């Protein structure tokens, strides 16, 4: 300096705004204003949590391949156990009604 890997999804949380509902205020009403309105609902983490599946490694069982037969090799399926480390991070832009720890992004940069 380069390459590969650090899996996917669901549920929840930190967090987030204001289309809708509600709430408050104004109005005869239609409706308007307010998210510096607790909420319903909604969005929501690579560096947050849990789970399922997948993956890797190590045994076990079984089937296929091959053979006269058996074994080996190779492959498939089932099941058991273990594993998943580390991770500081702008500005700016994007989506949605709007915003965010969402996406650009394990980015730029730093060590």
């Nucleotide at each position: 300096g380069a390459a590969u890997u650090g899996g996917u999804u669901u549920u929840c949380u930190a967090g987030g705004g204001u289309u809708c509902c509600g709430u408050g205020c104004g109005g005869c009403a239609g409706c308007g204003c307010a998210g510096u309105c607790u909420g319903g609902a909604c969005c929501g983490a690579g560096a947050g949590a849990a789970a399922a599946c997948a993956c890797a490694u190590a045994g076990g069982g079984u089937c296929c391949u091959c053979u006269a037969a058996g074994a080996a090799u190779g492959g498939g399926c089932c099941g058991u156990a273990u594993g998943g480390a580390c991770a500081c991070g702008g500005a700016g832009g994007g989506a949605u009604a709007a915003a965010a720890g969402c996406c650009c992004g394990g980015g730029a940069g730093a060590u």

Predicted 3D model of a 111-nucleotide RNA (Guanidine-I riboswitch aptamer) from Bacillus altitudinis.
It matches the Rfam family "Guanidine-I riboswitch aptamer". Rfam's curators write: This family represents a conserved RNA structure found upstream of the ykkC and yxkD genes in Bacillus subtilis and related genes in other bacteria.